[in-house]
Context: one part of a larger RNA
RNA sequence: GCCUGCGAGUUACGAUAUGCAGCGAGGUUAAGGAAUAGUAGUUCCGGAGCCUAAGGGAAACCGAGUCUUAAUAGGGCGUAUCAGCGAAAGCUGAAGUUUAGUUGCAUGUCGUAGACCCGAAGCCGGAGUGAUCUAGUCAUGAGCAGGUUGAAGCAAGGGUAAAACCUUGUGGAGGACCGAACUAUAAUCUGUUAAAAAAGGUAUGGAUGACUUGUGACUAGGAGUGAAAGGCUAAUCAAACCCGGAAAUAGCUGGUUCUCCCCGAAAUGCCUUUAGGGACAGCCUCAUAUAAAAUUAUCGGAGGUAAAGCACUAGUUGGACUAGGGGGCGUCAAAGCCUACCAAACCCAGUUAAACUCUGAAUGCCGAUAAUCAACGUAUGGGAGUGAGACUGCGUGCGCUAAGGUUCGCAAGUCAAAAGGGAAACAGCCCAGACCGUCAGCUAAGGUCCCCAAAUACUGCUUGAGUGUGAAAUGAAGUGUGGAUACCUAGACAGCCAGGAGGUUGGCUUAGAAGCAGCAAUUCCUUUAAAGAGUGCGUAACAGCUCACUGGUCGAGUGUCCAUGCGCAGAUAAUGUAACGGGGCUAAGCAGUAUACCGAAGCUACGGGUCUUAUGCAUUUUUGAGCAUAAGGCGGUAGGGGAGCAUUCCAUUAACUGAUGAAGGCAUACUCGCGAGAGGUGCUGGAGGAAAUGGAAGAGAGAAUGCAGGU
Numbered sequence: 001g002c003c004u005g006c007g008a009g010u011u012a013c014g015a016u017a018u019g020c021a022g023c024g025a026g027g028u029u030a031a032g033g034a035a036u037a038g039u040a041g042u043u044c045c046g047g048a049g050c051c052u053a054a055g056g057g058a059a060a061c062c063g064a065g066u067c068u069u070a071a072u073a074g075g076g077c078g079u080a081u082c083a084g085c086g087a088a089a090g091c092u093g094a095a096g097u098u099u100a101g102u103u104g105c106a107u108g109u110c111g112u113a114g115a116c117c118c119g120a121a122g123c124c125g126g127a128g129u130g131a132u133c134u135a136g137u138c139a140u141g142a143g144c145a146g147g148u149u150g151a152a153g154c155a156a157g158g159g160u161a162a163a164a165c166c167u168u169g170u171g172g173a174g175g176a177c178c179g180a181a182c183u184a185u186a187a188u189c190u191g192u193u194a195a196a197a198a199a200g201g202u203a204u205g206g207a208u209g210a211c212u213u214g215u216g217a218c219u220a221g222g223a224g225u226g227a228a229a230g231g232c233u234a235a236u237c238a239a240a241c242c243c244g245g246a247a248a249u250a251g252c253u254g255g256u257u258c259u260c261c262c263c264g265a266a267a268u269g270c271c272u273u274u275a276g277g278g279a280c281a282g283c284c285u286c287a288u289a290u291a292a293a294a295u296u297a298u299c300g301g302a303g304g305u306a307a308a309g310c311a312c313u314a315g316u317u318g319g320a321c322u323a324g325g326g327g328g329c330g331u332c333a334a335a336g337c338c339u340a341c342c343a344a345a346c347c348c349a350g351u352u353a354a355a356c357u358c359u360g361a362a363u364g365c366c367g368a369u370a371a372u373c374a375a376c377g378u379a380u381g382g383g384a385g386u387g388a389g390a391c392u393g394c395g396u397g398c399g400c401u402a403a404g405g406u407u408c409g410c411a412a413g414u415c416a417a418a419a420g421g422g423a424a425a426c427a428g429c430c431c432a433g434a435c436c437g438u439c440a441g442c443u444a445a446g447g448u449c450c451c452c453a454a455a456u457a458c459u460g461c462u463u464g465a466g467u468g469u470g471a472a473a474u475g476a477a478g479u480g481u482g483g484a485u486a487c488c489u490a491g492a493c494a495g496c497c498a499g500g501a502g503g504u505u506g507g508c509u510u511a512g513a514a515g516c517a518g519c520a521a522u523u524c525c526u527u528u529a530a531a532g533a534g535u536g537c538g539u540a541a542c543a544g545c546u547c548a549c550u551g552g553u554c555g556a557g558u559g560u561c562c563a564u565g566c567g568c569a570g571a572u573a574a575u576g577u578a579a580c581g582g583g584g585c586u587a588a589g590c591a592g593u594a595u596a597c598c599g600a601a602g603c604u605a606c607g608g609g610u611c612u613u614a615u616g617c618a619u620u621u622u623u624g625a626g627c628a629u630a631a632g633g634c635g636g637u638a639g640g641g642g643a644g645c646a647u648u649c650c651a652u653u654a655a656c657u658g659a660u661g662a663a664g665g666c667a668u669a670c671u672c673g674c675g676a677g678a679g680g681u682g683c684u685g686g687a688g689g690a691a692a693u694g695g696a697a698g699a700g701a702g703a704a705u706g707c708a709g710g711u
Base pairs, nucleotide, nucleotide: 001711002710003709004708005707006706011113012112013111014110015109016108017107018106019105020104021103022102023101026051027050028049032045033044034043035042036041055062056061065077066076067075068074081094082093083092084091085090116255117254119252123245124244125243126242128241129240135219136218137217138216139215140214141213142212143211144209146178147177148176149174153170154169155168156167157166158165182206183205184204187202188201189200190199221237223233224232225231258644259643260642261641262640263639268281269280271278272277282386283385284383285382286381287380288379289378290377294372295371296370297369298368299367300366301365307359308357309356313353314352315351317349318348319347322343324342325341326339327338328337329336389415390414391413392412393410394409395408397406398405420431421430422429435608436607437606438605440604441603442602446598447597448596449583450582451581455595457593458592459591460590462589468585474569475568478566479565480564481563482562483561484560485559486558487557495553496552497551498550499549501526502525503524507519508518532547536545537544609634610633611632612631613630614629615628616627617626645700647697648696649695650694651693652692653691656689657688664684665683666682667681668680670679671678672677
């Protein structure tokens, strides 16, 4: 891992709602007792007690009223329902079997209990168990190759007045030295499903000591022991292990077992020691009651958004005008004068605003009327789930008008809870909502060269980049279209031939400055077809080349600008083309046009199922259930509701079945049922077992890192 078996909403007592049943202004007995006897029940007694028929008040208490209060006022809670009239008291009418409860059983849910099941880490208790590991201690033993150093003391000699002191020898001290056994582990390598649940290799510290070690003994759980690391106390330690409280608690995770039918959410608001949990509301479902809801049209309302505007508020640009200020001039000062400075108010023109508005939509909202639609509304009660939302479109905030970002809004959409077709693949995009069947048809989005169903359709003065089949600022005689303007047969544009001069090297500056370093300029005049006091290169300065400008040659368009279509460059990433899905395409790209066709679980056709409503029929005491027809519905998670199948046991049924083979097992192209399932048949098996109607549950397995066994 697989197989088989086991494995999770139960029970008790209360509460509440619904269904059924009994009795009913009443309902009901409990403990207990009596009778009876195939079972252990059945029948009768028992009215204690409980609920209800009346409420109000904290209560005493009062009572269709009562409480508050000084109150006869007002108000609260009551007095069975509705309507009309009335100021009120009240009157009238309507409907109604004159108020409906209570007991039992069943089911849903809640409460108290382990309360659907499994799961902590932890907390506490005790006549508990542990010092064979380890910590410390006590008692008694054992061990430490070899080598080195050479303390005190002593002796001899020297020395002294005597000492001190010196030398030599002897001696053998030391938490002394080197280094095995032994012991330790600071480093590193290996090992890491190990040889080993802590080791091995290398190298290393201590090695006569606070040394190491054997044996026996002592100290323990809020306690011991600790040269102290919260270390160690039997592979366990910031409180051991065992058993118990105990099914601790778990707003957390996982799991929770047959079928079919109907409806079908939420991820929001408010509060929360609250934020992954709850309470109430919202949204779902079921029952009962009621009669409303929605859409469209018309009409009538409220409003201050988009836009717009500058009339207010607050900004803001230019001008004019002009207080005030700055600066300058002014005889010390002042007056005064000037001002290409700053600038209030006013005026003209222009402009901005979520917290501006003289204005002001569209949608939406409220109401009335009408039409349409057809159960969608509302109320009360039973049961929920949800309270992590996601993306897309539109409108805002935050952010960088970043994010597959974040926070709001929209009667927005889809997913969630939605399959099908398209987008190569692709929850949230586009089309479209799957009851079942059909080897029928029509379409949607999207497509029609091949993969791949359907056009190798048509038009183009479109593109030439494989653009199409990824991107910006910016750049460019790419190319199509439309327009404006200038020059042009009195000869344009481009090319070629020729000229391009003189005063003058203009003046100033400068070492020099001659068209061409630089500065200033009334950049002038002359000869001319034309020629700048000079466009660029060049020289130290000149020189030289060239341009503007002019003539000739040539012979028809040329230059500049604007708008626009399609292209070009800009263009750069990591396994391998890899930015059309691929082949490939010059159309099978792009733009336009028209007609065909393909294309889905959409729609249609035919057949079938089921639910709701309506009508009809038959049956029946009635209800229920049945048959037929018509219309409409039938995606679905959480969840609500309905109807069934199967398993074990029990009761009932004078009457079922079984050795001519029960249950169980294996098989089955058989029959019935939408299905859970039921039956038949064959083989096996070898002794019990069904059916119908009811009842009761240890009542359905694929999941829980489930449990046990097998393999």
This is a predicted structure of a 711-nucleotide part of an RNA (large-subunit ribosomal RNA, domain II) from Treponema putidum. The organism belongs to Treponema, within Bacteria. The coordinates come from a structure-prediction model, not an experiment, and the mean pLDDT is 82. Rfam family: Bacterial large subunit ribosomal RNA. The RNAcentral record of the full RNA draws on ENA.